Model confidence (mean pLDDT): 81 of 100. This is a predicted structure of a 466-nucleotide part of an RNA (small-subunit ribosomal RNA, 3' major domain) from a metagenome.
[in-house]
Context: one part of a larger RNA
């Protein structure tokens, strides 16, 4: 000076209380750990690993297994020799890769030729290529977390023999080291905040493809608009703070981006990129088929339900982000349907995906393992693709399995928030999406408290710990 304490004081936070909904029981997806396996690639492990790298494992991806090959290599740069330009297209063995001095077609640039540059394609020689081998405890970059917590420093000065203290302490205050006040300190940085996007109000302007339409929702620009400005109370004439007025919005308007100095030898050598080891007829490379989809069981996180704030049936209103030419595909036919024809229009404010969903509102079930649940499981079809057995999705039909709200125990949320409903979109041929990202529509309960649980800040105090 620090770090800890089942010391102290003071504060903060969905930390606890108050509430609303859930997890933990069940049945499916997905990931994990353990078995098993030839292989079930490989990494991540309290918060800070498990719907996570992976924003899409049939083949490819692919890193693993068997099996067949290759040996200057599948890629890159250099030298030597030869053949040919390239290049297709056939045929044989093979499972392909590959192999066959196999057959045909092809024959460009400069040059009168001779031959030359460029490329191919053999063969040789070595230098090297090559590795998703190994070390995140050698490394860069990048990322978690402690926390959007409010801290963390320095220069001169002054105290200390020193290490250090001081400024950073105290007295109010604030989401904030925010401010004002006081002081041996006075200033300054990195963080706070603000400066940046969106979104709410309203004013001008300019409008097709938007509107029945000149207005005007509406897009687009520019501008305006909150600042404790203004009143009152309380304070210490201070910073603030309770109220209150106009206003769309009031005291940080709301969301977002924004993450000091540092912690954990966190995490990644499999994105990269990188010492250093290691392996060079193999730990490099090509192919085929298979595994990453396995299953007594154990865990996370999700969906779907146990029913009447519901099921089934008919009618029928109202978004918003978005995406689209190897694309999105209307209208019409044809199917119960999944889909198939079909071909009109869109490089999109025009066309198209796209008839929003829950709600409404009639009618019918009437409490039950049911007209609830919808797993399993059989048969028949579509679709995507060289190819759906391992291993895709979707339809229809039959089947109809746990499960009657859940043990100790735990999560998440304070407002257009949680619940609850559905649309869209990356990735993508197609799909295992119930996941990720956003996006609107229905819309609540409770708290104004700090006694405890957790976590963090300031101050202090004790310490045989550094």
């Nucleotide at each position: 000076a620090g770090a800890c304490g089942g010391g102290g004081a003071c504060c903060c936070a969905c930390a606890c209380a108050a509430g609303c909904g859930g997890u933990g029981g069940a049945g499916c997806a997905u990931c994990u750990g353990g078995u098993u396996u030839a292989a079930u690639u490989c990494g991540a492990c309290a918060a800070u690993a498990a719907g996570c790298g992976a924003g899409g494992a049939a083949c490819c991806u692919u890193a693993c297994c068997u099996a067949g090959g290759c040996u200057u290599g599948a890629c890159a740069u250099c030298c030597c020799a030869g053949u040919g330009a390239a290049u297709c297209u056939a045929c044989c063995a093979g499972a392909a890769a590959u192999g066959g001095a196999u057959a045909g077609a092809g024959u460009g640039c400069c040059g009168c030729a001779a031959g030359g540059a460029u490329c191919u394609c053999u063969g040789g020689u070595g230098a090297c290529a090559g590795g998703u081998g190994c070390u995140g405890c050698a490394u860069g970059g990048u990322u978690g977390u402690c926390g959007u917590c409010a801290g963390c420093u320095c220069g001169u000065g002054c105290c200390u023999u020193g290490a250090g203290g001081u400024g950073u302490u105290c007295g109010g205050u604030u989401a904030a080291g925010u401010c004002c006040g006081u002081c041996a300190a006075c200033g300054a940085g990195c963080g706070c905040a603000a400066c940046c996007c969106u979104a709410g109000u309203c004013a001008u302007g300019u409008g097709u493809u938007g509107u029945a339409u000149u207005u005007u929702u509406c897009a687009c620009a520019u501008g305006a608009g909150a600042c404790u400005g203004c009143c009152g109370g309380c304070u210490a004439a201070a910073a603030g703070u309770c109220g209150g007025a106009g206003g769309a919005a009031g005291g940080u308007u709301a969301g977002g981006a924004u993450g000091a100095c540092g912690u954990c030898a966190a995490a990644u050598c499999a994105g990269c990129a990188u010492g250093g080891c290691c392996c060079u007829u193999a730990u490099g490379c090509c192919u085929a088929g298979g595994g990453c989809u396995a299953c007594a069981c154990a865990g996370g996180u999700g969906c779907u339900a146990c029913a009447a704030u519901g099921g089934g049936c008919a009618g029928u209103a109202c978004a918003g982000c978005g995406g689209g030419u190897a694309g999105c595909c209307a209208a019409g036919u044809c199917g119960c349907a999944a889909g198939a024809u079909g071909g009109a229009g869109c490089c999109a404010a025009u066309c198209c995906c796209u008839u929003a969903a829950a709600a409404c509102u009639g009618c019918u079930c009437u409490u039950a393992g049911u007209u609830c649940g919808g797993a399993u499981u059989g048969a028949g079809g579509g679709c995507u693709g060289a190819a759906a057995c391992u291993c895709g999705c979707c339809c229809c039909c039959a089947u109809g399995a746990a499960g009657u709200u859940g043990g100790a125990a735990u999560c998440g949320c304070u407002a257009g928030u949680a619940a609850c409903c559905g649309c869209a979109u990356a990735u993508c041929a197609g799909c295992a999406a119930u996941g990720g990202u956003g996006c609107g529509g229905u819309g609540a309960a409770u708290u104004a408290g700090u006694u405890c649980c957790u976590g963090g800040g300031u101050c202090u105090u004790g310490u045989a710990c550094u």